[in-house]
C1' cells in the first nucleotide's frame, strides 16, 4: 500500500409499505421485466426507435393503490 478471509454495518433483488426468511454487492459495485420489428453494427451481444405482453413478492404472510364478480 495491495490482496484474501472473519465479524459488523450499508445497499440492492422492473411499480407502494412493514414482518421474516433467502440471494447479490460493498460505491468503478449489486439492480434497473420480457416478446417483435427497424436502424446502428460482418455476426450475436450492447445502444436507439416502433410496436406488443406480465407482475405492486426476490419468496412467504398483511395492509395500500389498480382490476373483474357477488352482496349488503
Nucleotide at each position: 500500500c495491495a490482496c484474501c478471509a472473519a465479524a459488523g454495518c450499508g445497499g440492492c433483488g422492473a411499480u407502494g409499505g412493514a414482518g421474516u426468511c433467502c440471494g447479490c454487492c460493498g460505491u468503478c459495485a449489486a439492480c434497473c421485466g420480457c416478446c417483435u420489428c427497424g436502424a446502428u453494427a460482418g455476426u450475436c451481444g450492447g445502444u436507439c426507435g416502433a410496436g406488443g405482453c406480465u407482475g405492486a413478492u426476490g419468496a412467504c404472510u398483511c395492509c395500500u393503490a389498480c382490476u373483474u364478480g357477488g352482496g349488503a
Record summary: Predicted 3D model of a 72-nucleotide RNA (Fluoride riboswitch aptamer (crcB RNA motif)) from an uncultured Blastocatellia bacterium. Its mean pLDDT, the model's own confidence on a scale to 100, is 76.